[in-house]
Predicted 3D model of a 1194-nucleotide part of an RNA (large-subunit ribosomal RNA, half B) from a Candidatus Woesearchaeota archaeon.
RNAcentral holds the full RNA, with entries from ENA.
It matches the Rfam family "Archaeal large subunit ribosomal RNA". Gene Ontology terms of the family: ribosome and structural constituent of ribosome.
Context: one part of a larger RNA
RNA sequence: UCCAGUUAAGGGAAUUCGGCCAAUUAGCCCCGUGUCUUAGGUAUAAGGGGUCCCUGUGAUUGUGUCUGUAUAGAUGCGAUUGCAAGGUUCAAUAACUAGGGGGGUCCGACUGUUUAACAAAAACGUAGCCCAUUGCUAAGCUGUAAAGCCUUGUAUAAUGGGCCACGUCUGCCCAGUGCCAGUACUUUAAGCUUGGUUUCAACCGGGUGAAGAGCUGGUAAACGGCGGGGGUAACUAUAACUCUCUUAAGGUAGCUAAAUGCCUUGCCGUUUGAUUGACGGCCUGCAUGAAUGGCGUAACGAGAUCCCCACUGUCCCUAACUGGAAGCCUCCGAAUAUUCCGUCCUGGUGCAAAGGCCAGGGAUUCCCAGUGGGAAGCGAAGACCCCGUGAAACUUUACUGCAGUCUGUAGCUGUGAUGUGAAUUUUGUUGUGCAGCGUAAGUGGGAGUUGUCAUGUUACAAGCGCUAGCUUGUGAAUAGACGCCAAUGAAACACCACUCUUCAAAAUUUACGUCACUUACUAAAAGAAAUUUUAGGACACCUAUUGGCAGGCAGUUUGGCUGGGGUGGCACACCGUUGAAAUUGUAUCAAUGGUGCCCAAAGGUUGACUCAAACCGGUCAGAAAUCGGUUGUAGAGUGCAAGAGCAAAAGUCAGCCUGACUGGAUUUCUACAUAUACGAAAUCCAGACGCGAAAGCGAGGUCUAGCGAACCUCCAUACCUCCUUGAUGGGGGUUGGAGAUGACAGAAAAGUUACUCCGGGGAUAACAGAGUUGUCGCGCCCGAGAGUUCAUAUCGACGGCGCGGUUUGCUACAUCGAUGUCGGCUCUUCCUAUCCUGGACGUGCAGAAGCGUCCAAGGGUGGGGGUGUUCACCCAUUAAAAGGGAUCGUGAGCUGGGUUCAGAACGUUGUGAGACAGUUUGUUUGAUAUCUACUGGGAAUGUUUGAUGUUUGAGAGGAAGGAUGACCUAGUACGAGAGGAACGGUCGAUCGGAGCCACUGGUCUACCGGUUAUCUGAUAAGGUAAGUGCCGGGCAGCUACGCUCUAACGGAUAAGUGCUGAAAGCAUCUAAGCACGAAGCCUGCCUCGAAAAGAAACAUCUUAGAAUACCUAAAGAAGAUAGGUUUGAUAGAACUGGCGUGUAAGGAUCAAGCUUCGGCGAGAUUUUCAGCGUGCAGUUACUAACAAUUCAUA
Repeated sequence: UCCAGUUAAGGGAAUUCGGCCAAUUAGCCCCGUGUCUUAGGUAUAAGGGGUCCCUGUGAUUGUGUCUGUAUAGAUGCGAUUGCAAGGUUCAAUAACUAGGGGGGUCCGACUGUUUAACAAAAACGUAGCCCAUUGCUAAGCUGUAAAGCCUUGUAUAAUGGGCCACGUCUGCCCAGUGCCAGUACUUUAAGCUUGGUUUCAACCGGGUGAAGAGCUGGUAAACGGCGGGGGUAACUAUAACUCUCUUAAGGUAGCUAAAUGCCUUGCCGUUUGAUUGACGGCCUGCAUGAAUGGCGUAACGAGAUCCCCACUGUCCCUAACUGGAAGCCUCCGAAUAUUCCGUCCUGGUGCAAAGGCCAGGGAUUCCCAGUGGGAAGCGAAGACCCCGUGAAACUUUACUGCAGUCUGUAGCUGUGAUGUGAAUUUUGUUGUGCAGCGUAAGUGGGAGUUGUCAUGUUACAAGCGCUAGCUUGUGAAUAGACGCCAAUGAAACACCACUCUUCAAAAUUUACGUCACUUACUAAAAGAAAUUUUAGGACACCUAUUGGCAGGCAGUUUGGCUGGGGUGGCACACCGUUGAAAUUGUAUCAAUGGUGCCCAAAGGUUGACUCAAACCGGUCAGAAAUCGGUUGUAGAGUGCAAGAGCAAAAGUCAGCCUGACUGGAUUUCUACAUAUACGAAAUCCAGACGCGAAAGCGAGGUCUAGCGAACCUCCAUACCUCCUUGAUGGGGGUUGGAGAUGACAGAAAAGUUACUCCGGGGAUAACAGAGUUGUCGCGCCCGAGAGUUCAUAUCGACGGCGCGGUUUGCUACAUCGAUGUCGGCUCUUCCUAUCCUGGACGUGCAGAAGCGUCCAAGGGUGGGGGUGUUCACCCAUUAAAAGGGAUCGUGAGCUGGGUUCAGAACGUUGUGAGACAGUUUGUUUGAUAUCUACUGGGAAUGUUUGAUGUUUGAGAGGAAGGAUGACCUAGUACGAGAGGAACGGUCGAUCGGAGCCACUGGUCUACCGGUUAUCUGAUAAGGUAAGUGCCGGGCAGCUACGCUCUAACGGAUAAGUGCUGAAAGCAUCUAAGCACGAAGCCUGCCUCGAAAAGAAACAUCUUAGAAUACCUAAAGAAGAUAGGUUUGAUAGAACUGGCGUGUAAGGAUCAAGCUUCGGCGAGAUUUUCAGCGUGCAGUUACUAACAAUUCAUA
C1' cells in the first nucleotide's frame, strides 16, 4: 500500500452524476392506523407499549393412580395461558435470526418472459377489445410428391393482423397506395377463324376474346393524412364575427416545455439561503392527439426521477485496531514481453512530440522496498473516417428472373336434349335497267319437251314480291300447252348439265350457352378383398401451353471529380479572353464570358455604294422621324460570346444563280516523346456546273464553338450472293444517309446497415501536435469628440502598426500493423498581460473611499445551490475569491455523469430497410513494472599510512511563514459638517509548516466486567456463535478534534524620490560622483551536505580497531541504527509501586413468599476499593547473554 473487516468526538449528505456504499429498522403479542380505492385492498401503513429471572395463584387441557358420592373429588407427571408480588442489568426477540419509513411525478395495469458471457427495462407476453379469412375435400401452414399439422376440432371453432386490465372515449378524410365488389364499353396473349403476298411456307393484317388493367362503386380498430393570408368589438389587447386562396379532409374530445418543445435554464407559483432539478399551472404544440389508440387510474415494480424523516466515516478530516496479501528465510517455479546499445536532464534540430543527433548541464559502481512521470510502454494488421469497379445481411414503386397464384386453350373427356351460330352435302326456291307478250342470274348443249299420273284455264290457301306478277299445295272444269321461228335485245326462252346469288328444309360435322345423364375421375362409408352403396361428376384434380400479378425467393447493380467524405456544384464534351512567366505548350471547385443553334438567304458570283456621330439649313416635326449640305480611319456594321480581321470591303443594296454538288489525294489541329478514333480545317487533282466581257471567283456562312463508335432498326442506290425448274417474295453483303449514348472514346441498373465483415490508407477526416493567425485576447500610434471650461484625471470614434498562441478557423506535415476521447477528483510545477497583500506616481487626490498607471509572481486566491458539464447564473462569506500553460498537464492514478456500439421508447423524416451535433432510459474501464524517472533504505570502491572521535560548509532544499480582526494611537490629523486616517504598540482568531501526547477526544481483537444461546451432568472454570457472540469500560502505544513553537536587524536593488553636476554659461536625479527606496533578490532561521576528483580541517592513538555470533529495543520491510554481553540490570522470571476493571471464589446473614417445618428461593449485604490483569517504573543475577570465529594490522 492492497484485500476482507471493527470502532470513531462534534457536525450529519456539506460528499457525489446520483445517499453509490455503509448505517438505521427488524421476531412475536397488544393498542392504533391517514389518503386513495376497482371496496378486494393500500396495511406489518404510519406511530406507540410489552418481552428476562424468582415466588405465589388462577384457567384450559393430556395422561397415570386412588376414592362405594363418579359430567365429581384427591393426588402425581406434563402442555398452553392469565394475574399479582419481589428482583437485576447500560441493555431482557440482550447472541444468532430479523422490513428503514413516508410523500410527489413518469412509464408499464398486474404474476410472468428476455439479449447463456457488458442491456431485466418503459421491451416481449398477458386476460380483454377490434378487424379480416374460413361451411369442412375449410381457411392457414410444411412438403417435389405421397402425405402431414391445425384436428379425430367444426363459426361459443380455427387461422392471420392490430391494440393491450379496468374506467371514459375513439372525431374528420376513400384524393393517393392497398383490399373488396361490379363492369354496357375500351385494351389485350396463345388458340381458333379469316384475308393478303400468283400456290406452299415464313411473314403481315382482320375477327373472336380470358384473367389483368382501364372504368364505376365500397372500405380507415386498412397503409396513411388531418392548411395559409387579411380585416374586425367605445382604453389597450384579443377576436365570438367576416373576406380571400386552397385541400381528399383541413387536428375534434382530451393532454402538453411532456420519455415528445428547437429557441429554452420559456413564463408564473410552490419547494431552497441559493435550484439548468422536482411538483402545480399557462399554451406562443420547431414537430401532441385519439386501438400506429387518447386521457385517467387503485394495486403491483431489483424500472426512471424529485423531496422529507430517521440514520450514518459519503464528507469536513482523518485516526486507531484485527486477519490476510505484500515484506523476510527455505524449497519448487511459469507465462506475457524482448531490432540493437555503455538505456540521465534542459534547450535546439529533425517527416513538425528524441535515452541515442547538436549545445549546455548533470553523472563513482551495485543492490533492496516502493510510486507509476516517460519509454508518443505492453495487449489487438483502428471498430470512427475514407478508399476497393471487396463481401454480407436487410429493404423497396432499382434491374433481371423464379416459385406461388389467377387465367384462356388442349389432353385425360363420355352420353342426351335444347337454343344460337358456322361449314359441307342434298332437295327445293329466288334472280324485274331500257326494249321485249312477259320478272331474260351466267355458261354450254339443244330441236324438241310435256300431255288424262293434269301442262294450260279457273277457285281457295300458303310463301315471295320491284304490286307487274312468280312458285307451291288442294279442288273443279278441260285437251292441249311450251319451245324453235318472228319481234325486241348486249344476251332468247322448252328441256338437259354445270355454276353464282337470295331464301327454306333436312342430314352430317362443328363452336358456344343452358339443362340433364353416368361409365371416366373424385370423396365418404362398408368389406379380408373383389367390390358395393351414397354423394359429386365430365366439373374438379393432374399434365402441357398462354397472358397477368408476384421482394415470398434469387442473382446483381446502386458513376466520377472533390482542399476528407456527404450536401451543393460540374470545373465530366467543346469555344473566346486572362492567368501563361513576349514561339508552342502548361494546373486549380482560378477569373471573365459563351456553345449543343440559326440562315434557301444571313449561301455563290457580278456590279454599285459607304458607316456611327456631330454641326448648319429645312412644312407639320419636338432632344431623336424623313430631306439638303459639310466634316467624318471606322468612334458603325459584320445572325449569336470574346478575341483577331475587314472601307471603291469581309459592311449596305441590287441582278443572275445553287460550289450548301460528285469522286480522289495530301497536310494541319484534335493529340509538342512515339502511335490512334470521331470531329474540324486547309491545299491540290478530276468531273459536272454557277456568276462574270475577262482575269478569275465559288466545293457554305470573315476565322476560331454548334458535336457522337459497335450491335440493332429504317431509308436510298444499284450491284453481288443464297433457297426455287423458273418467276415473285424473302434473307445475307457492298456504298451513302437517318435514328444515341451530354458521365459527350459511348455498361442495360435503387437504397439501408449502430447487426456488420474483409483488405488497405496517415495517399484522407474526427482528438492531440506542428505551421499560419482571418477570428480571438492584449498592447501601441493618431486624436474627431465626451469630460461646465480643458483631447490625453478618466473615456475615446474613424483609421494605422504590432505582440501572444489560452478561442474558432485554414492547411493536411506526423500518427489509422491504434499516441485511450469531455468533465470532475488527486497531485506537482511554470508564466504574468497582478485579483489580494508590498512599494510608488498621477488624479476632476481635503480625509475616508475610489479611478488610472509603473515596479513586483514571495505567499494566497476559499464554501455552497441547480446542471454530466467546462462555461455561465445564483446564495452567504472574504484581503481577494486573477487569468493562463504543462499531449485543451494528469484513466499502465481514480471516476464514468456526458459523448460514441449492440436493447428499448418519443417527436420528426423516409413507401421501406432505416436515419436525426433531436430527446430519453440501460450498458464489461485489462495487466505480476524490464529500462528510465522519482521517493526512501543499504553495500562497495575511491579520497596516495591506518584507526577512533569532533567539526567546517562549497553546494542543495524550504515560504516557513502568509494574510487578517479588535484595542491603544484617536473620535486625533483632515474637514463647514457629515464623516474620518496613519507611523508605532498590544491582544486574538484563521490558513500553512515543524514537533509532541501532560490535558481533552478517538482507537485500543493487551486487559477487566455484564449477559444471551448452546456444549463440557450441575457448581466452579471454560469452549463456540463469519478468525472480539453481543454489550459496558479501558492503561501504554499510535493519534487530532488536543498541545507547543513558528523573528527582527542587515546587504544589494526595481519603479520611484533626491543631492551635487556638466555636455547645452541656464535648466537637469546622470553623463563622472553620492544618498534613499518593496511581501520581491542575497543573507539571517531549519534540514541535507567531504564522491566538494581542488575528494577538506582538527584532536587523540600507534596495534590500536572492526565485523560475525549471542541477549535485546528509544530502531526497524530486508539491510541499517542504538544498547548490552558476568568488570553485567540487556531481556525473561519474581517482588514492590503505579495503572485498568469494579468488589472474585468460598463462607455467613437477609430476602417476596411457599412449606410435609426437613427445606426451596431471583437477589441483596458483609468478608472485599476485593479478585484478575499489566507492553510502565523501581528492586533483585533466579534464568539467558555461553562457547567461539573472521577481517585489518601501513